[in-house]
Context: one part of a larger RNA
């Protein structure tokens, strides 16, 4: 000086991102025990008394005689003494201190958030994050959907729609609005559009011949082989007609308006598919912002309970509540402390000096 442990005046979180460590609580019987509650719970709430030895009384209770006492004389039965446990009352005794060492709950109240036990980043995250039971939607009639394989087959299942599979929500309590115009999904089949194939009009290459000719050549040209092809036919698909949002997903804007003043129920216009409903908000969402007013504090950008001007909540990408849970987060207090004012001393065991 560092490590690891002990102690500490007075004072007790003044440390400090933050009570992080440490301290403190602690076991066992009694008494008592709040809000809230999904009547199970909170609850070991909170608070409080006792605890050791000794003798003494009494109550329970084992066991039970050779002691009494009964008989039906039995390896019988009663009932007590003794010898044990176990509570309770009174008194006494010792100590600083009696659950004497070790071992061994801090408690309490407010918000988020996730119902809840559970699951997870083997080696920097344990969570509010995945999971959950329950919710819906969609699909699927059995050789099922689906998933694995090229297949054969296997799994689904030796199940049968009260079942499988998939998607999204995620206990429960109160509820889940309006918007089908786009996107998707079903569903329709008249209409148009639309492949490859059918289909083959029409033109066209190639010449056996044929005609002309200035004799250079030039023109017509069957069949054959062969290039290109128009009507017309033709399927789902798209147009297009509906339906569906617990499907993707989206849920205005502008002027004006009452008898103070402010505002603006309430007119007017513009646009939309439709214009955000309950519920809750400066919030895990508010950027102006340390909004404002209230409460805590001597002093509060955090916290709480309100307001609403929601930059940019909002209803199963669930809303708004919730008792119980939580090595979760936030903010205030108990209780207790070397965290700290402010550091000090002790054992160990290093560093470091000297050998």
């Nucleotide at each position: 000086c560092c490590g690891u442990g002990g102690u500490u005046a007075a004072g007790g979180a003044a440390c400090u991102c933050g009570g992080c460590a440490a301290a403190a609580u602690g076991c066992c019987c009694c008494c008592g025990u709040a809000a809230c509650u999904u009547c199970g719970g909170g609850a070991g709430a909170a608070g409080g008394g006792g605890g050791g030895c000794c003798a003494g009384g009494u109550c329970g209770u084992g066991u039970g005689a050779a002691g009494u006492c009964c008989c039906u004389u039995g390896c019988g039965g009663a009932c007590u003494a003794g010898c044990g446990c176990g509570g309770u009352c009174c008194g006494g005794c010792c100590g600083c201190a009696g659950a004497g060492a070790c071992c061994a709950g801090g408690g309490a109240g407010a918000a988020g958030c996730g119902a809840c036990u559970g699951u997870u980043u083997a080696c920097u995250a344990a969570a509010a994050a995945c999971a959950c039971a329950g919710g819906u939607c969609c699909g699927u009639g059995c050789g099922a959907a689906g998933u694995c394989g090229c297949a054969a087959g296997a799994c689904g299942a030796u199940g049968u729609a009260u079942a499988c599979g998939g998607a999204c929500u995620g206990a429960c309590g109160c509820c889940u609005g309006c918007c089908c115009g786009g996107u998707g999904c079903u569903g329709g089949a008249a209409c148009g559009u639309u492949a490859a194939g059918g289909g083959g009009a029409c033109c066209g290459g190639u010449u056996a011949g044929g005609c002309c000719u200035u004799c250079g050549g030039g023109c017509c040209g069957a069949a054959g082989c062969u290039g290109a092809g128009a009507a017309c036919u033709u399927a789902a698909g798209c147009g297009c007609c509906a339906g569906u949002a617990a499907a993707c997903g989206g849920c205005g804007g502008u002027g004006g308006u009452a008898a103070c003043u402010a505002u603006a129920a309430c007119c007017a216009u513009c646009c939309u598919a439709a214009g955000g409903u309950a519920g809750c908000g400066a919030a895990a969402u508010u950027c102006c912002u340390u909004g404002u007013c209230g409460g805590g504090u001597a002093a509060g950008u955090u916290c709480c309970g309100a307001c609403c001007u929601g930059c940019a909540c909002g209803a199963a990408u669930g809303g708004c509540g919730u008792a119980a849970c939580g090595a979760c987060u936030u903010g205030g207090g108990c209780g207790c402390u070397g965290u700290c004012u402010c550091a000090a001393c002790c054992a160990c065991g290093g560093a470091c000096u000297c050998g």

This is a predicted structure of a 355-nucleotide part of an RNA (large-subunit ribosomal RNA, domain IV) from a soil metagenome. Its mean pLDDT, the model's own confidence on a scale to 100, is 88. Its Rfam family is "Bacterial large subunit ribosomal RNA".